[in-house]
This record gives sequence, C1' cells and structure tokens, in this order.
RNA sequence: GCAGGUAUAGCUCAGUGAUAGAGUGUAUGCUUAGCAUGCAUGAGGUCUGGGUUCAAUCCCCAGUGCCUUCA
Repeated sequence: GCAGGUAUAGCUCAGUGAUAGAGUGUAUGCUUAGCAUGCAUGAGGUCUGGGUUCAAUCCCCAGUGCCUUCA
C1' cells in the first nucleotide's frame, strides 16, 4: 500500500428491518449470631457521522479503533 473481518451492559457473547436479551459482575431488600450460598427487585448498552426506509443494532457510504491475509 491492497483486501477481508469486527465494534451491542463493567466483562464474555446473542439478536439481524417493527423500540435489546443471557451468563457473570454490581446495588438494595429478605434469609443468618455473622459471612457465604439461596430468593426477590433494580440500575446499567447498539463505535461516530451521513444516506435509504413509514420505521435501522440490522441495509448502503465515509471515518475511527482493533484483528487477519497478501505485498
């Protein structure tokens, strides 16, 4: 320099046009003499900008970060 992949919750990952979930972690409460475990409840997110669409995490374009192949 060329090409490809990827970006979703604090972390690891689903979701694939119709307002987003799991595990784990975390906060509060119950339980305990206390801790742990267990139970219940809650908070917390679509990399950025633009476009298409009635509607975009998803489709298109550009950018940024990371990974990989080739030279």